Context: one part of a larger RNA
Molecule: small-subunit ribosomal RNA, 5' domain
Organism: uncultured bacterium
Order: sequence, then structure tokens, then C1' cells
RNA sequence: GACGAACGCUGGCUGCGUGCUUAACACAUGCAAGUCGAACGCUGAAGCUUGGUGCUUGCACUGGGUGGAUGAGUGGCGAACGGGUGAGUAAUACGUGAGUAACCUGCCCUUGACUCUGGGAUAAGCCUGGGAAACUGGGUCUAAUACUGGAUACGACAUGUCACCGCAUGGUGGCGUGUGGAAAGGGUUUUACUGGUUUUGGAUGGGCUCACGGCCUAUCGGCUUGUUGGUGGGGUAAUGGCUCACCAAGGCGACGACGGGUAGCCGGCCUGAGAGGGUGACCGGCCACACUGGGACUGAGACACGGCCCAAACUCCUACGGGAGGCAGCAGUGGGAAAUCUUGCGCAAUGGGCGAAAGCCUGACGCAGCCAUGCCGCGUGGAUGAUGAAGGUCUUAGGAUUGUAAAAUCCUUUCACCGGUGAAGAUAAUGACUGUAGCCGGAGAAGAAGCCCCGGCUAACUUCGUGCCAGCAGCCGCGGUAAUACGAAGGGGGCUAGCGUUGCUC
Repeated sequence: GACGAACGCUGGCUGCGUGCUUAACACAUGCAAGUCGAACGCUGAAGCUUGGUGCUUGCACUGGGUGGAUGAGUGGCGAACGGGUGAGUAAUACGUGAGUAACCUGCCCUUGACUCUGGGAUAAGCCUGGGAAACUGGGUCUAAUACUGGAUACGACAUGUCACCGCAUGGUGGCGUGUGGAAAGGGUUUUACUGGUUUUGGAUGGGCUCACGGCCUAUCGGCUUGUUGGUGGGGUAAUGGCUCACCAAGGCGACGACGGGUAGCCGGCCUGAGAGGGUGACCGGCCACACUGGGACUGAGACACGGCCCAAACUCCUACGGGAGGCAGCAGUGGGAAAUCUUGCGCAAUGGGCGAAAGCCUGACGCAGCCAUGCCGCGUGGAUGAUGAAGGUCUUAGGAUUGUAAAAUCCUUUCACCGGUGAAGAUAAUGACUGUAGCCGGAGAAGAAGCCCCGGCUAACUUCGUGCCAGCAGCCGCGGUAAUACGAAGGGGGCUAGCGUUGCUC
């Protein structure tokens, strides 16, 4: 000097930041991912309208039409983003620079073509079983942009051939033959529009490969059998021992392999004149993880935090047969600890998902709350005021000092307080914040100062008490009867809503 700090004493106010560094310990409760009726079949409320009955003549009951709220289900898209954490990881990570002639890419933009013709189911519903529950079996009925057969298709694959090109394997394009491969509708006064299939290029996002770079340890000196390479098969979007069979015996290493310890990496941040050293909270990029370990499914994308399956531990429910759960999302609880906040408001803004839209959802986000935890700013009054008052302290007893300090007089009103007015953030509407910021008026010096130090380093000295005691102390060192070093007082010095101490680092 600095801090995501803590502790002690003290504490007036804005603004803007920050706030579990420890137990990746366990979690009560609520919320954090839904949406679409313009894909589909059911359900069918209110309201409107039209009959009937009772009649107390304007109410009750009941039927039809319209209407479309609501509810669960099929289907689509999203749920792989956003949010959290840093356990693991010393290299399948990260940073910088390249390569991909070895690759993928939903939604979006762009280019061309197409959207023909059939079929059988099933959920919901209804009926009926089992179970304490979670849930689940059977029968029967039905729809679709759900599933599926056929047709066609310049693209795909295989093969033949030609041309051009390159960067080694090769790449691009044309022509011929063969093989197998598509589709879905919805909506509108029946104009729009929107979707589906295939294809070209793009954009975006990723996968993979290579070079270089960044910790400690030799009291770790040898390590390795899918190991290193080849051929062939498999697998992948794709290269590759990625995997398998066979063959060869290689590969790495004092330029530190292998082992052990520690650790997410970076932009940055702190310090320093710099070189460097330390660090990786907040914000941004990348990675990894989601109770522990393993696995795949779906999908453009996951081996998936709020999905599935298996195993183990833990917790809960149970009718003992069996089930349920995963806060390292936002709040919050217990525990650990020197130590770290509200079970708040709102989708008004920005952004995201779905939807044609209206809109719905969004603990992302925007705000508010708590904490002097940090930074910046402001205030606690200003001017005048000498009988240098009283009191305190010291004294050589004369006086000195506190000290223009107070009182007193005049003045001001920042902030806080009271009353009024009142934005911007929003573009037509829509404001959580919020009657907020700001502005105007009012009252009154009124509501607002402490902490550490005073032997030297180091700015600041006397008296009393104590008597190697009690104590102080960062170092040197003070204290054993006159202690500027302990304790108190007066005085002084420093900083100031803070001041000291401790801790880490330069």
C1' cells in the first nucleotide's frame, strides 16, 4: 500500500459497489420451465337466445340453440439456454496461433424443386379389476402436423468415363448405368398468410488435430503390453489403438519420463519506477461437476442440476407387501466457523421459451431490504467575542495553561425533520421501484464525535499512584521509592464516521 476480511471501542446522512474465503455438510417450506385450441379428439362454465312447467306476474325448475371459459390427454417446440458451484483435473483442461482435402449444425437468412395416393392403430373417454399408497392390468370406442405402405425426385451411395485444379492422402464439376430413400396440413370475409419434404450457399454454434506457454518435489530414476507402429474388420458426424484379430518390437526419459503433493485456467486484480512478485472474490471468456459411482435413451445438440435405469449411503411414508427424495437455482433452516444478508416486490424495463397474435411463463433480470464491509461525497455550524470568567491541571504561590475555547451578540440552514409539488426511465398503452429523484415552503444551532498514541525509531510532557509488584512491549527495552515507557488525570499529537489490533501478500 492492499483486502470478499474478522475482532475491540465508537457511530449522523446520501450515492455506487461488495457480502459462506470454513462443511462439494445435511436440508423443513414456498417459488426457480413452460407454452401452443391457427396440429388433434374429448370436456363443455358464464353470458346471449328460444320453448315448456309451476304460478305469488317476475322468480324457480327444466329442454334446445349459440357460445367458448376450464380440465386432463395425444402431438409440436422448448426443457442441452439462462442460474449455481470449483469437488475433480498438472492435461481428454486453459491461453495464444494454426489446420480440418477428416467433420456436424435445430431455430434464422438465401437458391431451386416438390407437397401425389393409400392403411392400420392408440391415449384421453366408457366398462371392469389389483393396490394402504406410489401406481397399474384387462375389455371396448375414437382423432391428428402421431405412426406407417406405395408413387415420383436433378440430391445420396456404388460404378464407368471426361475436364479442370491442388496441399501428401486427394478436391471440384459434367455425362452414363444401377441401388435404395420424401412430404402435412392449418387458417382466412375462403384474398392473405403460415407450415411440411428435398436441395444450394451463408450465418451462428460446436467436434477433432497440431505447435508453443504457464506449480512444487530426485528423500520419486527408470516407466509402458493396447503399450509403440503396421495390415484388415468394426465403430463415429469425423481422424485416430477409439475398439477387436493378426504381425512387428517398439514408444517415453536428467531438455526430468513415471510417481507423489498442490491447484479449475485466462482476461484481469494487488503491489512495484520497472523487471518482477503475489493472486484468480465481484464482472467477462473457457472447462468441469450436479447426493456418491456406473450406464445408456430421446434429440440438431446431453451421456442431461430441478429427465430415465442400476448399485451404495442417508432421510422420509407405509396397512410391512412396497414406495418417495436429492437447494453446488432464489430466499430460508440446522451445523461448522473469527466470519458473510430478506422464507421481500415486479415482470414496468432488458433478455429468454412457446405462440400468427393477444398473451402466458421467467428467484434470469430490474428493484427494494439488512450489514460503516469498501470507495466517493457531505454534515455535526459560521462570524464577532478578554473581566483572558468559573472550574480543572501545574506552580518557583508571582503566575502559567486549558483558551476565542466557553458564555454572550449577530448570522446561516447543507443533511436529517415537517408541509406542498412532482419527473425521467415508456414509443400509442403499460412503472415493481414510488409519491422515489428533483423543486418550493417552514421551524430551529437546533438531532449528529469518536478512536489511537505521546522513551527512541515516530508527530506529541507534566503531576499523582505503584515500587522487578501490578503491568507494558512491533524492535531496542521499561518497572527494585521522585517511572516523559505501568495505571489515572491535566495537557498535547495523529486520523476522523471512523479509529486501532490481528491475519495474507507486495